[in-house]
């Protein structure tokens, strides 16, 4: 230099003939149970704005664009990692 694969929460990982993004697991926080703990069970768990709160709303799939009513998914460029070739 060329070719291919992969890139999604704090971590792993699902969602693919385009249709509610984050299921499920781990970690973390709160609560129940206990004399106390472990185990077990319940709830929460990306970011911004408004709000006392409940809640409402906008954004978010490596980055920047494109197609589309609608993109994690399709197309182009770039970046990173891995593999192969030279």
């Nucleotide at each position: 230099g060329c070719u291919g694969a992969u890139g999604u929460g704090g971590c792993g990982a699902a969602a693919u003939a385009g249709g509610c993004a984050g299921a499920c697991g781990c970690a973390a926080g709160g609560g129940a149970c206990u004399u106390a703990a472990a185990a077990u069970c319940c709830c929460u768990c990306g970011g911004g704005g408004u709000g006392a709160a409940a809640a409402c709303u906008c954004c978010g799939u490596g980055c920047c664009g494109g197609u589309u009513c609608a993109a994690g998914u399709c197309c182009g460029g770039c970046c990173a990692u891995c593999a192969g070739c030279a």
Transfer RNA from an uncultured Clostridia bacterium, 86 nucleotides, folded computationally. Model confidence (mean pLDDT): 80 of 100. It matches the Rfam family "tRNA". By type it is a transfer RNA.